RNAcentral holds the sequence, with entries from ENA. Predicted 3D model of a 73-nucleotide RNA (transfer RNA) from a Candidatus Brocadiia bacterium. The coordinates come from a structure-prediction model, not an experiment, and the mean pLDDT is 81. Its Rfam family is "tRNA". About the family: Transfer RNA (tRNA) molecules are approximately 80 nucleotides in length. Gene Ontology term of the family: triplet codon-amino acid adaptor activity.
[in-house]
RNA sequence: GCCCCCGUAGCUCAGUGAACAGAGCGCUGGCCUCCGGAGCCAUAGGUCGCAGGUUUGAAUCCUGCCGGGGGCG
Numbered sequence: 001g002c003c004c005c006c007g008u009a010g011c012u013c014a015g016u017g018a019a020c021a022g023a024g025c026g027c028u029g030g031c032c033u034c035c036g037g038a039g040c041c042a043u044a045g046g047u048c049g050c051a052g053g054u055u056u057g058a059a060u061c062c063u064g065c066c067g068g069g070g071g072c073g
Base pairs, nucleotide, nucleotide: 001072002071003070004069005068006067007066010025011024012023013022018056028042029041030040031039049065050064051063052062053061
């Protein structure tokens, strides 16, 4: 330098054109307990890496850039 994959909650990930963006774990609060853990209930937490484009509608499709990983030379 060229090619491929990935980037979504604190972490691991789902969602591949449609309405309010989700799960598990974790954080916080409550129940329970002598205390803690386990268990149960509830809450908070996201400008979907950034910018632009296509579309009635974009996390999703296209382009560029940024970051990470891999391959070739």